[in-house]
Molecule: transfer RNA
Organism: Candidatus Hodarchaeaceae archaeon
């Protein structure tokens, strides 16, 4: 160089065109306990990698780009 895949709350990951992006671990908060821990309610937490473009509508299709990762050469 040349082909494929992969990027989504702190991590992990559902979600391959439709209303408000799922769901576990983590964090915090209340309950429970003598305390802890487990448990059980809730609650914040996301630029869907960036720009660009088809569409009424894009996390999801297309292009370019940045990051990783496999093959080949």
């Nucleotide at each position: 160089g040349g082909g494929c895949c992969c990027g989504u709350g702190g991590u992990c990951u559902a979600g391959u065109g439709g209303u408000u992006a799922u769901g576990a671990c983590g964090u915090c908060g209340c309950c429970u306990u003598g305390a802890c821990a487990u448990g059980g309610c809730g609650a914040a937490g996301a630029u869907c990698g960036g720009g660009g473009g088809u569409c009424c509508g894009a996390a999801u299709c297309c292009c370019u780009c940045c990051g990783g990762g496999c093959c080949c050469a």